[in-house]
């Protein structure tokens, strides 16, 4: 200089053909159980999907740019 993959909740991640779907699992909190803690059990809260644009009745999802981050060639 070229190419390819990623980015979604504090963390690790899923999201299907574009559509009444923003999710689980950890952490943190509150209740349970327990002499007490741990373990276990059941709740809660938490996210403008990485910034801009564009397509579309509709975009985490499709298309264009940019950032950061991996790998891989020169």
């Nucleotide at each position: 200089g070229g190419g390819c993959c990623a980015a979604u909740a504090g963390c690790u991640c899923a999201g299907u053909u574009g559509g009444u779907c923003a999710g689980a699992g950890c952490c943190a909190c509150c209740g349970g159980c327990u002499c007490a803690u741990a373990a276990c059990c059941g709740g809660u809260u938490g996210g403008u999907c990485c910034g801009g644009g564009g397509u579309u009745c509709g975009a985490g999802u499709c298309c264009c740019u940019g950032u950061u981050g991996g790998c891989c060639c020169a």